[in-house]
RNA sequence: GGAGUUGGUCAGACAGCCGCUGCGCGCUUGGGCGCGGAGAGGAAAGUCCGGGCUCCACAGGGCGGGAUGCCGGCUAACGGCCGGACGCCGUGAGGCGAGGAACAGGGCCACAGAGACGAGUAAGCCGCCGGCGCAAGCCGGGGGUGGACGUGAAACGCGGUAACCUCCAUCCGGAGCAACACCAAAUAGGCAGACGAUGACGCGGCCCGCCGAGUCUGCGGGUAGGUGGCUUGAGCCGGCCAGCAAUGACCGGCCUAGAGGAAUGGCUGUCGUGGGGGCAACCCCAACAGAACCCGGCUUAUCGACCGACUCCCCAU
Numbered sequence: 001g002g003a004g005u006u007g008g009u010c011a012g013a014c015a016g017c018c019g020c021u022g023c024g025c026g027c028u029u030g031g032g033c034g035c036g037g038a039g040a041g042g043a044a045a046g047u048c049c050g051g052g053c054u055c056c057a058c059a060g061g062g063c064g065g066g067a068u069g070c071c072g073g074c075u076a077a078c079g080g081c082c083g084g085a086c087g088c089c090g091u092g093a094g095g096c097g098a099g100g101a102a103c104a105g106g107g108c109c110a111c112a113g114a115g116a117c118g119a120g121u122a123a124g125c126c127g128c129c130g131g132c133g134c135a136a137g138c139c140g141g142g143g144g145u146g147g148a149c150g151u152g153a154a155a156c157g158c159g160g161u162a163a164c165c166u167c168c169a170u171c172c173g174g175a176g177c178a179a180c181a182c183c184a185a186a187u188a189g190g191c192a193g194a195c196g197a198u199g200a201c202g203c204g205g206c207c208c209g210c211c212g213a214g215u216c217u218g219c220g221g222g223u224a225g226g227u228g229g230c231u232u233g234a235g236c237c238g239g240c241c242a243g244c245a246a247u248g249a250c251c252g253g254c255c256u257a258g259a260g261g262a263a264u265g266g267c268u269g270u271c272g273u274g275g276g277g278g279c280a281a282c283c284c285c286a287a288c289a290g291a292a293c294c295c296g297g298c299u300u301a302u303c304g305a306c307c308g309a310c311u312c313c314c315c316a317u
Base pairs, nucleotide, nucleotide: 001313002312003311004310005309006308007307008306009305010304012271013270014269015268016267017266018265020039021038023036024035025034026033027032041288045299046298048297049296050295051294052293053176054175055174056173065172066171067170068169069168070084071083072082073081074080086097087096088095089094100167101166105165106164107161108160109159117157118156124145125144126143128141129140130139131138132137180228181227182226183225190219191218192217193216194215195214202210203209235254236253237252238251239250241248242247273286274285275284276283277282
């Protein structure tokens, strides 16, 4: 100098103006106003795996179903992560790997081959039958024994295959914040009390009159609506210690969206990076994507920029 491997970080920067949604303070009867401060991500995505939380179910055990499957560790848990062994790929750094059991049983094993687990081909050997022959014997058929060469990934060996059923071991109850809880207009049915065929209620207030079986109140119920759940948490940052590491302990500091038809936006200026156009001044473009109870993972999408460690090749000293 070139070509790579691997781990991590960022996701244009600063300023001004105008908005939007929560929060705090102040003013305001109320609607609201003013000030201050905060306001999307590395994946917020797919909802694939695991957990917290909530409700329902549940003595215990079994059947059925699902998931996982080398060894050890980490963790709240995992199908995740770390370390190691093994196999494959790569010159290498490194990458990939659903991998227990085939003497419990069943299934399957392309092509070739007699035969793929059932058996059994050729030569040889031993009987039998038929034919020919004087005989020795020869030929043909069939039975038993025998088990080669060859084929094939594998050939009789307790073969291979469990990303076929199965067996074994371990784990797993169900549904999900539209969970769930509280307040509570309305409505149905319910409960209690009062009145009512000695006529209630109703007929605009009262009486008469008419009508003819319910009426009123309370409880309770729970719809619309509202509130909580809701963001202080397996939290983040820094240091230090233990450990190869994943990770854990300790110390210090910090509070960092919480909407509900759903805010997180727009404009301007200066600068920066990359790409495109133009002789130039200058102009145009800017990845994937967006919270919705929370967390740990995995997977997928992604313009680019930077940092660390390492490998191979070439050159020079």

Bacterial RNase P class A from a Pseudomonadota bacterium, 317 nucleotides, folded computationally. Rfam family: Bacterial RNase P class A. Its family is annotated with ribonuclease P activity, tRNA processing and dimeric ribonuclease P complex in the Gene Ontology. Rfam classes the family as a ribozyme. The gene name in the source record is rnpB.